[in-house]
Molecule: transfer RNA
Organism: Candidatus Altimarinota bacterium
RNA sequence: AGCAGGGUAGCUCAGCUGGUUAGAGCACAGGAUUCAUAACCCUGAGGUCGGCGGUUCGAGCCCGCUCCCUGCUACCA
Numbered sequence: 001a002g003c004a005g006g007g008u009a010g011c012u013c014a015g016c017u018g019g020u021u022a023g024a025g026c027a028c029a030g031g032a033u034u035c036a037u038a039a040c041c042c043u044g045a046g047g048u049c050g051g052c053g054g055u056u057c058g059a060g061c062c063c064g065c066u067c068c069c070u071g072c073u074a075c076c077a
Base pairs, nucleotide, nucleotide: 001073002072003071004070005069006068007067010026011025012024013023019057028044029043030042031041050066051065052064053063054062
């Protein structure tokens, strides 16, 4: 340098043809239970979907540029 995959909640990830409210598990907070703790159960908070721009009535999803991570290939001495 080229190619491929990825970036969504604190962490691990889903969201498979663009559609009205963006989700799960764990973690966290409150409650219930217990002599108490853990586990189990109930409830809740937490996100401008890496960034900028574009297409569209409408974008996490499509297009362009860009930043970062992983792998493969190549180049240089």